[in-house]
Molecule: RNase P RNA; transfer RNA
Organism: candidate division WOR-3 bacterium
RNA sequence: GUGGUGGUUCGGGUGGUCGCCUCGCGAUUACGCGGGGAGGAAAGUCCGAGCUCCAGAGGGCAGGGUGCUGGGUAAUCCCCAGGGGCAUCAGGGGAGACCCUGAUGCUACGGAUAGGGCCACAGAAACGAGACCGCCGAUGGCUUAUGCCAGGCAAGGGUGAAACGGUGGGGUAAGAGCCCACCAGGCUCCAGGGUGACCUGGAGUGCUGGCAACCCCCACCCGGAGCAAGGCCAAACAGGGAGGGUACGGGAGUGGCCCGCUCCCAUGAACUCCCGGGUAGGCCGCAGGGAGGCGUCGGGUAACCGGCACCCAAGACAAAUGACCACCGCCCGCCUUACAGCGGGAACAGAACUCGGCUUAUAGAACCACCACCCCC
RNA sequence: GGCCCCAUCGUCUAAUGGCUAGGACACCGCUCUUUCAAGGCGGCGGCGGGGGUUCGAAUCCCCCUGGGGCCA
Numbered sequence: 001g002u003g004g005u006g007g008u009u010c011g012g013g014u015g016g017u018c019g020c021c022u023c024g025c026g027a028u029u030a031c032g033c034g035g036g037g038a039g040g041a042a043a044g045u046c047c048g049a050g051c052u053c054c055a056g057a058g059g060g061c062a063g064g065g066u067g068c069u070g071g072g073u074a075a076u077c078c079c080c081a082g083g084g085g086c087a088u089c090a091g092g093g094g095a096g097a098c099c100c101u102g103a104u105g106c107u108a109c110g111g112a113u114a115g116g117g118c119c120a121c122a123g124a125a126a127c128g129a130g131a132c133c134g135c136c137g138a139u140g141g142c143u144u145a146u147g148c149c150a151g152g153c154a155a156g157g158g159u160g161a162a163a164c165g166g167u168g169g170g171g172u173a174a175g176a177g178c179c180c181a182c183c184a185g186g187c188u189c190c191a192g193g194g195u196g197a198c199c200u201g202g203a204g205u206g207c208u209g210g211c212a213a214c215c216c217c218c219a220c221c222c223g224g225a226g227c228a229a230g231g232c233c234a235a236a237c238a239g240g241g242a243g244g245g246u247a248c249g250g251g252a253g254u255g256g257c258c259c260g261c262u263c264c265c266a267u268g269a270a271c272u273c274c275c276g277g278g279u280a281g282g283c284c285g286c287a288g289g290g291a292g293g294c295g296u297c298g299g300g301u302a303a304c305c306g307g308c309a310c311c312c313a314a315g316a317c318a319a320a321u322g323a324c325c326a327c328c329g330c331c332c333g334c335c336u337u338a339c340a341g342c343g344g345g346a347a348c349a350g351a352a353c354u355c356g357g358c359u360u361a362u363a364g365a366a367c368c369a370c371c372a373c374c375c376c377c
Numbered sequence: 378g379g380c381c382c383c384a385u386c387g388u389c390u391a392a393u394g395g396c397u398a399g400g401a402c403a404c405c406g407c408u409c410u411u412u413c414a415a416g417g418c419g420g421c422g423g424c425g426g427g428g429g430u431u432c433g434a435a436u437c438c439c440c441c442u443g444g445g446g447c448c449a
Base pairs, nucleotide, nucleotide: 001373002372003371004370005369006368007367008366009365010364012328013327014326015325016324017323018322020037021036022035023034024033025032026031039348043359044358046357047356048355049354050353051226052225053224054223063222064221065220066219067218068082069081070080071079072078083109084107085106086105087104088103089102090101091100092099093098110217111216115215116214117211118210119209132157133156134153135152136151139150140149141148142147165183166182167181168180169179170178184208185207186205187204188203189202190201191200192199193198230284231283232282233281239275240274241273242272243271249265250264251263252262253261254260290312292311293310295308296307297306298305299304330345331344332343333342334341378448379447380446381445382444383443384442387402388401389400390399395432404420405419406418407417408416425441426440427439428438429437
């Protein structure tokens, strides 16, 4: 220098013109001045909370979730640190099984000795039972027999993703943890270290397949709904009550009869007032003094915590945050020795009650660490 | 804005974690028929995408994508 991987930060700047939303002030239909106006993910809604309403003595079952340890936090399926395991690469030891060291990466990592279930095909056999090739045929039988059968075995071959731990030896007719030494793991006990996961060492025990992102067991956690939560005000129409008494009808009285007038019954309208629930609509929740940001100091390996100083940040309800111009910065192409010049490009996306995380999308730029290659000293 | 559910040939669907993912309709070819239809035989064609668990994934888990429903 080029390329790759991982992490962190940024993700254009300044000025002007014309608009959009909102707040304040001054005018009060129109307007003027001033302040503010998207993000690292505003996204997915995958976790966790604040907040609000409903339910609720207490306990259990069902259901759901989490799952190595310690710490952080308001809390978490989040973060930090550590432990164990796995993979790759490099080096070393051992006759071998196997072990040790270093680097990098990953890790949904409780329990398979509580129980059930599953392990296709192939294979004798996929966990309590078995033999295709094979080995033996000591024992028993047949037999002249080194042969055959009964029977014994699982070392080797073979199957499979996985074969009843493995290497070596003894033993045996052949074999087998049958026995012994060692190796890997498990269980029980002891000692030491560590808060702990766990590590180191020793003794005993022949105890040894996998799957719990299958059921299950164990431990812990979880009441339900979500700002369209919820609260306040409240038209119009309809309803209820009180007042009000119109028009029509019936009856009685007055009266010789009709009209009229008076009273009663029925109708109970217009109109006025009140009431309840609460629709349209409006206001609050909701615009921030808080799990807040930034700087510095201190504690801590770190996540994070504490002290001090400064700052106060968009906000609607179909929903604003835009467009153009100039200059500068970045990238690409053409031309040029070079500068200059000309042309082009700049992602993902877009608030809707608010936070803390995770995940996903993202052109390009800068820095740091590591790896590979090339060049120079 | 919030809360849920679903995804398999062109369409409708089936599947114990295990044989080449099965069937019906549709499409194509052959056959039958004078011809068409029906029938018979054959074929084409699929687990929305990525990652993980597992010996093995359409199925189990996670993340995206697309579609649907409910709530004033």